[in-house]
This is a predicted structure of a 121-nucleotide RNA (SAM riboswitch aptamer (S box leader)) from a Chloroflexota bacterium. The sequence was found by an Rfam model in a public genome assembly. Rfam family: SAM riboswitch aptamer (S box leader). Its Rfam clan is "SAM clan". The organism belongs to Chloroflexota, within Bacteria.

RNA sequence: CUCUUAUCCAGAGAGGCGGAGGGACCGGCCCGAUGAAGCCUCGACAACCUGUUGGGGCAAUCCUUGUGAUUGCCCUUCCCAAGGUGCCAACUCCGGCAGAUGGAUUUCUGGAAGAUGAGAG
Numbered sequence: 001c002u003c004u005u006a007u008c009c010a011g012a013g014a015g016g017c018g019g020a021g022g023g024a025c026c027g028g029c030c031c032g033a034u035g036a037a038g039c040c041u042c043g044a045c046a047a048c049c050u051g052u053u054g055g056g057g058c059a060a061u062c063c064u065u066g067u068g069a070u071u072g073c074c075c076u077u078c079c080c081a082a083g084g085u086g087c088c089a090a091c092u093c094c095g096g097c098a099g100a101u102g103g104a105u106u107u108c109u110g111g112a113a114g115a116u117g118a119g120a121g
Stems, first nucleotide, its partner, number of pairs: 001121008013042005021031003025096004043088001045086001048084003051079001054076009063066001092113001097110004
C1' cells in the first nucleotide's frame, strides 16, 4: 500500500517544549495568542486482539465405559491485573451519492469516503 471483516449517537486531559495553524478531502460550520499542529512526561477512557473466570457445543484420546477424565477448537458471559493497539471539542462536527418524505437548506434509510482493531497478501 491492497484485500477481507467488525465497530463508529457512549466514554475520557493536565504539565513541559513549541509558536500558527487545526478539525482526512471539498463545501459549510467551528476550534485556536485565555496558545493551533507537532514532540515529551504523567494520567484517564475504552475493551478490538492476547489474557482471565464461569457456562455451552463439537472433535480426538484414555479406561474404570460413566451424568467420567484429559487435550484441542468454536460459541457465549463476566472482569480489567498485565501485554499489543486505539483514543481523550462538537454523533466520523454536519453535508457530499442514491432512495423515500416534505412548503423548506426537513426528516429518515442505505451507500461512498474516512478512522480504528483483527486477519491475509